This is a predicted structure of a 492-nucleotide part of an RNA (small-subunit ribosomal RNA, 5' domain) from a metagenome. Its Rfam family is "Bacterial small subunit ribosomal RNA". Rfam links the family to the GO terms ribosome and structural constituent of ribosome. The prediction has a mean pLDDT of 87.
Context: one part of a larger RNA
């Protein structure tokens, strides 16, 4: 002296902009955070101008592996950086070919019937782009013969979907070189261990796994063990080199009460799915069920210490959808805090009887507060007040014209804003509404008086106070810095 996601003390006037459980990965009341599609399908139910329109529990798709959280674990091919090959990849792009003929069911629904409930059970009837069987098939697989092996409608009349190759594009998954914290008061560790072989298994190479077989592999150039610890871009410092460090934002990575398992599925061994086991809460008719805020506010508690159970889908993105639109604590916004930067304010000019007072002095007198005040002139940023008032909006979509080819690009006018009557802009009003805090004994800028009397107390060091204390308390009266000052804490 710079710096903190800061806290404490004293004090407070705006705006702007960012940033706010650094501790208990603790327990968790209520709301919300993942829906969507009638243009896939059979119903049901309201309305009906009998044309039809609307809503919804199911059946099926698509997405619920993204977005958002959090750092517990990890000292690791985890992550950084570069370099391979033995892989997959829904939705998107461009390309080549195909969408043929059949069938049987389940759900809804209806009867029946069990449970407190949470759910079920039986019987019947049905739709589909749900399931299923043959046909073809450029495609796997084979040396060949051969073998395997696909599809589906909808709206309505040109879209749009299915299937089956090739290819990109973008993700994913794998292997390796190279760096990546401390202990030797941890010196040896290791049996699927190290390699082959044969079989399995993966999307893919692999001891990935099994059965036989050799007996290896790693380590003072620190295995193995133990302690800490999410990595890195960067952030502080610092002239660098180096230290220290990983809040917000980007990337990657691991987690989602603790432990395990897999099923779906292009992707998961899945935060707001399943299934078991546990700990804890929580209903119950004791038979048995139900829960998982590290999601967004909140709530207890831990703590020095950290916000609203708010708007709005206007805008950027994102899931479904042909779209219209529906969802969307992602976002955008507002709310609360001087936490931190940046900025503006508290007024400016004249004004000497150097005024009252107030402090000190050598005391009718001087100095000092101090142009500081009264006191004349100005101006109003800013606070009120009151008037006007935005950019963010262009797209989807609808109307109408125009070009090639009914569609698809293009031009024009319609729709659409939470913030918010905000920002801003103007008028009116008056200096009006607006200054602390910490030191003054060296270091380090800034002295006197009075109380106290080794007490009260101060203190970063060195010290300071026992009767004249510039160092303790008070006052005056300087410095500093300023809507913030000081102190504490960490790091350089």
């Nucleotide at each position: 002296g710079g710096a903190u996601g800061a806290a404490c003390g004293c004090u407070g006037g705006c705006g702007g902009u960012a940033u706010g459980c650094u501790u208990a990965a603790c327990a968790c009341a209520u709301g919300c955070a993942a829906g969507u599609c009638g243009a896939a399908c059979g119903g049901u139910g309201u309305c009906u101008u009998c044309g039809g329109a609307c809503a919804c529990a199911g059946u099926g798709g698509c997405g619920g592996a993204c977005g958002g959280g959090u750092g517990a674990g990890u000292a690791a091919c985890g992550c950084g950086u570069g370099a391979g090959a033995a892989u997959c990849u829904g939705c998107c792009u461009c390309u080549a070919g195909g969408u043929u003929g059949g069938g049987g069911a389940c759900a809804a629904c209806a009867g029946u019937u069990g449970g407190a409930a949470a759910c079920g059970a039986c019987u019947g009837c049905u739709a589909a782009u749900a399931c299923c069987c043959a046909a073809u098939g450029u495609g796997c697989c084979g040396u060949a013969a051969g073998g395997u092996g696909a599809a589906a409608g909808a709206u309505u009349u040109a879209u749009u979907g299915c299937c089956u190759g090739g290819a990109g594009a973008g993700g994913a998954g794998c292997u390796c070189g190279c760096g990546u914290c401390u202990g030797a008061u941890u010196a040896g560790c290791u049996a699927g261990u190290u390699g082959g072989u044969g079989g399995g298994g993966u999307a893919a190479a692999a001891g990935c796994u099994u059965a036989c077989c050799a007996a290896g592999g790693c380590a003072u150039c620190g295995a193995u063990c133990a302690g800490u610890a999410g990595c890195u871009g960067g952030u502080c410092u610092g002239a660098g080199a180096g230290g220290a460090u990983g809040a917000u934002c980007c990337c990657c990575c691991a987690c989602a009460c603790u432990g395990g398992u897999a099923c779906u599925g292009a992707g998961a061994c899945a935060c707001g799915g399943a299934c078991c086991a546990g700990a804890c809460u929580c209903c119950u008719a004791c038979g048995g069920g139900a829960g998982g805020c590290a999601g967004c506010a909140g709530u207890g508690a831990g703590g020095a210490a950290u916000a609203u159970u708010g708007g709005g889908c206007a805008a950027u993105g994102g899931a479904c959808g042909a779209a219209a639109g529906u969802c969307u604590g992602a976002c955008c916004c507002a709310g609360c805090c001087a936490u931190g930067c940046c900025g503006c304010g508290u007024g400016c000019a004249g004004g000497a009887u150097g005024a009252c007072g107030g402090c000190c002095c050598u005391a009718u007198g001087g100095g000092u507060u101090g142009u500081a005040a009264a006191c004349u002139g100005c101006u109003u940023u800013u606070a009120u007040a009151u008037g006007g008032g935005a950019a963010g909006a262009a797209a989807c979509c609808c109307c109408u014209c125009u070009a090639c080819g009914u569609g698809u690009a293009g031009a024009g006018g319609g729709c659409u804003g939470a913030c918010g009557g905000u920002a801003c802009c103007a008028u009116a009003c008056g200096a009006a509404u607006a200054a602390g805090c910490a030191u003054c004994g060296g270091c380090u800028a800034a002295c006197u008086c009075c109380g106290u009397g080794c007490c009260a107390g101060c203190a970063g060091c060195c010290g300071c106070g026992g009767u004249a204390a510039u160092a303790c308390g008070g006052a005056g009266g300087a410095u500093g810095c300023a809507a913030g000052c000081g102190u504490u804490a960490u790091c350089c």